A computed fold for a 73-nucleotide RNA from a Candidatus Saccharimonadota bacterium, annotated as transfer RNA. Its Rfam family is "tRNA". Rfam classes the family as a transfer RNA. It was read from a public genome assembly. Its mean pLDDT, the model's own confidence on a scale to 100, is 81.
């Protein structure tokens, strides 16, 4: 230096070839118990790596840019 994947919530990841962002876990209330754990309810949490471009509309579609991983030289 050249190719390729990946980047979405505190952590692991869905997200059907554009139309209102999700899931298990963690967290925080509650029920339950002598208590703690476990189980059961219900809350919060996301500018979807950053800039821009195309559309009525973008997580996706396109460019450029950083980062993480691999491969090649």
């Nucleotide at each position: 230096g050249c190719c390729g994947a990946c980047u979405u919530a505190g952590c692991u990841c869905a997200g059907c070839u554009g139309g209102u962002a999700g899931a298990g876990c963690a967290a925080c209330g509650g029920u339950u118990u002598u208590g703690u754990a476990a189980a059961c309810c219900g809350u919060a949490g996301g500018u979807c790596g950053u800039c821009g471009g195309u559309u009525c509309a973008a997580a996706c579609c396109c460019g450029a840019c950083a980062g993480u991983c691999g491969g090649c030289u």